[in-house]
RNA sequence: GCACACCCGAGCGAAAGCCGGGGUCGCAAAACCUCCGGUCUAAGGCAUGAAAGCCACGAUAGCGGGGUUGCCG
Numbered sequence: 001g002c003a004c005a006c007c008c009g010a011g012c013g014a015a016a017g018c019c020g021g022g023g024u025c026g027c028a029a030a031a032c033c034u035c036c037g038g039u040c041u042a043a044g045g046c047a048u049g050a051a052a053g054c055c056a057c058g059a060u061a062g063c064g065g066g067g068u069u070g071c072c073g
Base pairs, nucleotide, nucleotide: 001027002026006022007021008020009019011018012017025062031068032067033066035065036064037063038060039059040058044055045054046053
């Protein structure tokens, strides 16, 4: 410096989740970036008698890898 869980919101979103406020588990990179893998969601599409199910173009950078920058000693 950031802010996990959790709480609040007449906020955004189909959802996952994000955003704002509170909070403070932890983190030298828990700063930034989806290139690779994993995981999450499935509006929409596929499937079905109907379902279950399948699919990322969505999400996660505090799940790893990778790239860039980087405090004190």
The RNA shown here (c-di-GMP-I riboswitch aptamer) has 73 nucleotides and comes from a rhizosphere metagenome. The RNAcentral record of the sequence draws on MGnify. It matches the Rfam family "c-di-GMP-I riboswitch aptamer". Gene Ontology term of the family: cyclic-di-GMP binding.